[in-house]
Small-subunit ribosomal RNA, central domain from Gonapodya sp. JEL612, 524 nucleotides, folded computationally.
The coordinates come from a structure-prediction model, not an experiment, and the mean pLDDT is 81.

Context: one part of a larger RNA
RNA sequence: UUGCAGUUAAAAAGCUCGUAGUCGAACCUUGGGCUUGGCUGAAGGGUCUGCCUCACGGUACGUACUCUUCUGGCUGGGCCUUUCCUUCUGGCGAGCCAGGGUGCUCUUAAUUGAGUGCUUUGGGGAACCAGGACUUUUACUUUGAAAAAAUUAGAGUGUUCAAAGCAAGCAAUCGCUUGAAUACAUUAGCAUGGAAUAAUAGAAUAGGACUUUGGUUCUAUUUUGUUGGUUUCUAGAACCGGAGUAAUGAUUAAUAGGGAUAGUUGGGGGCAUUAGUAUUUAAUUGUCAGAGGUGAAAUUCUUGGAUUUAUGAAAGACUAACUUCUGCGAAAGCAUUUGCCAAGGAUGUUUUCAUUGAUCAAGAACGAAAGUUAGGGGAUCGAAGACGAUCAGAUACCGUCGUAGUCUUAACCAUAAACUAUGCCAGCUCCGGAUCGGCCGGUGUUUACACGACCCGGUCGGCACGGUGUGAGAAAUCAAAGCUUUUGGGUUCUGGGGGGAGUAUGGUCGCAAGGCUGAAACUU
Numbered sequence: 001u002u003g004c005a006g007u008u009a010a011a012a013a014g015c016u017c018g019u020a021g022u023c024g025a026a027c028c029u030u031g032g033g034c035u036u037g038g039c040u041g042a043a044g045g046g047u048c049u050g051c052c053u054c055a056c057g058g059u060a061c062g063u064a065c066u067c068u069u070c071u072g073g074c075u076g077g078g079c080c081u082u083u084c085c086u087u088c089u090g091g092c093g094a095g096c097c098a099g100g101g102u103g104c105u106c107u108u109a110a111u112u113g114a115g116u117g118c119u120u121u122g123g124g125g126a127a128c129c130a131g132g133a134c135u136u137u138u139a140c141u142u143u144g145a146a147a148a149a150a151u152u153a154g155a156g157u158g159u160u161c162a163a164a165g166c167a168a169g170c171a172a173u174c175g176c177u178u179g180a181a182u183a184c185a186u187u188a189g190c191a192u193g194g195a196a197u198a199a200u201a202g203a204a205u206a207g208g209a210c211u212u213u214g215g216u217u218c219u220a221u222u223u224u225g226u227u228g229g230u231u232u233c234u235a236g237a238a239c240c241g242g243a244g245u246a247a248u249g250a251u252u253a254a255u256a257g258g259g260a261u262a263g264u265u266g267g268g269g270g271c272a273u274u275a276g277u278a279u280u281u282a283a284u285u286g287u288c289a290g291a292g293g294u295g296a297a298a299u300u301c302u303u304g305g306a307u308u309u310a311u312g313a314a315a316g317a318c319u320a321a322c323u324u325c326u327g328c329g330a331a332a333g334c335a336u337u338u339g340c341c342a343a344g345g346a347u348g349u350u351u352u353c354a355u356u357g358a359u360c361a362a363g364a365a366c367g368a369a370a371g372u373u374a375g376g377g378g379a380u381c382g383a384a385g386a387c388g389a390u391c392a393g394a395u396a397c398c399g400u401c402g403u404a405g406u407c408u409u410a411a412c413c414a415u416a417a418a419c420u421a422u423g424c425c426a427g428c429u430c431c432g433g434a435u436c437g438g439c440c441g442g443u444g445u446u447u448a449c450a451c452g453a454c455c456c457g458g459u460c461g462g463c464a465c466g467g468u469g470u471g472a473g474a475a476a477u478c479a480a481a482g483c484u485u486u487u488g489g490g491u492u493c494u495g496g497g498g499g500g501a502g503u504a505u506g507g508u509c510g511c512a513a514g515g516c517u518g519a520a521a522c523u524u
Base pairs, nucleotide, nucleotide: 004495005494006493007476008475012492014366016364017363021359022358023357025252026251031081032080033079034078035077036076037075038074039073040072041070042069043068044067045066046065047064048062049060050059051058052057086133087132088131089130090129091128096123097122098121099120100119101118102117103116104115105114106113137199138198139197140194141193143191144190152183153182156166157165168177169176170175209245210244211243212242213241214240215239216238217237218236219235220234256356257353258352259351261348262347264345265344269341270340271339272338275319276318279315280314281313283311284310286308290301291300327334328333371412372411373410374409375408376407381405385401386400387399388398423491424490425489427483428482430467431466432465435462436461437460438459439458440457441456442455444454445453446452471478472477497524498523499522506517507516508515509514
């Protein structure tokens, strides 16, 4: 590994990218015919042996021998169907084909013809020997050799049985006979048959294959009586040209992926711009004795006019109703107007590339709120703090103030019940109606006209929902949490009783707060 689990019991990294790794669409020789072996089956005969039989015949033993038939079964070889089986040089031949000579048998009018021997000439050979030249490479699988013994399984054997042991048995005078089997033995290596499956390579600027021809350079065995020299022929090697041969050479276009393109779509992102009311403050204004606040009060403000009314103003924040089981975004998240900037999804497409893909240790980007640093800004709310209440007490809940903060810029931090507590990619398995986006259709409605809006259908892609249960589950429940003992689609991460403990220590990151990694003793 076979063979666990991960919504809620322990456990899916917050999210995306991404290298190594792992995994990865289909397609290329199949099919047919002829022939020849091996093993085996069925059916029908014959011979032989019995048996029953006077006999015909029947039946049985068929472990006997043999023949025939079969579109029988299994399995091997050869040839053909466009189908290299590596090729070349030599050697040893079997067998085959075509001739010649010559015997024998039969035959013919006839060396006429047929069969069968012996001998000889030529052609053409994979049956193997050994020497070159070359060869896509593996995984996988078959068989074999090889692989210590003991152990294990297991054969034989009455250790008195048995665990064991490798003995023993017969004869009892010499002695004789038989064992001490066999199997298994993973991985690596060797040899061998197979060629499905999975990789790998080949011809695209042809510097491609094969055939043929010409040239350049180099090498030198043999033979020309001998030795030496030169050149040629010949043989071999390398290189450069020409011509010819060929069906000359590019697989599909994955309900895989990328790109282009068209009209869209969205509260996606950034920058600028703009609006709205509310709040608070200050100013002016009117009138007045209370106003606030609460369960009730008080702290608090108030004839120096509070609260309240009106008028405009300023500031900083926020974006109501519309607002949804609606949209967009990788997640965090995103809602006033307008403009600009780049990006994205889905859809449409008789567009293009052609495996480019999926998931991912390391590594990287983003990452609510709180917090940190330096500026800006500080309306509201408001940790800390102060006070008033409440109370047995109240360091709280309630109230009045109020610093940090809340907002923004530049940098850090990297965590949340970052939750759908449900990884990502691919496939299959029920029904239904809504809804958002695109596309297609309609003798529908509205209309001057629609390419619009609405309506009715279809179709892709979304956020969800209702019913059902083939199915799953401990259940709650779940169209996924199904397709799992009928267990294997691909790939990543995590968990293994409760505490101790996300602690200690070490490492690393951080200004810090802290983050990431992360035990043990002990206890139960």
It matches the Rfam family "Eukaryotic small subunit ribosomal RNA". The family is grouped with related families in Rfam's "SSU clan". Its family is annotated with structural constituent of ribosome and ribosome in the Gene Ontology. Lineage of the source: Eukaryota > Opisthokonta > Fungi > Gonapodyaceae > Gonapodya.